[in-house]
Molecule: c-di-GMP-I riboswitch aptamer
Organism: Clostridia bacterium
RNA sequence: UAACCGAAAAGGCAAAAUUGUUGAAAAACAAUGGCGCAAAGCUAUAGGGCCUAAGGCGUAAGGCUACGGCAGCCAGCUACCGAA
Numbered sequence: 001u002a003a004c005c006g007a008a009a010a011g012g013c014a015a016a017a018u019u020g021u022u023g024a025a026a027a028a029c030a031a032u033g034g035c036g037c038a039a040a041g042c043u044a045u046a047g048g049g050c051c052u053a054a055g056g057c058g059u060a061a062g063g064c065u066a067c068g069g070c071a072g073c074c075a076g077c078u079a080c081c082g083a084a
Base pairs, nucleotide, nucleotide: 005082006081012037013036017032018031019030020029021028022027035072041077042076043075047074048073049070050069051068055065056064057063
């Protein structure tokens, strides 16, 4: 110095819920809030998985479908600090 790892320190992010807005919905944004997180930073036809179904297709009924979403599901990439 680097990797693995995660004590300490400096900090960071922000679950659920509530309110408002957008949206067909999933969900997103903002405020309050704080469940938790060593990547809870970034990436959504680079991979897997999950959610929704406006529109389209179809049924006697049931449904199917993403160029719509989720990264705090796995994953890829990058990164602060430095004890054992």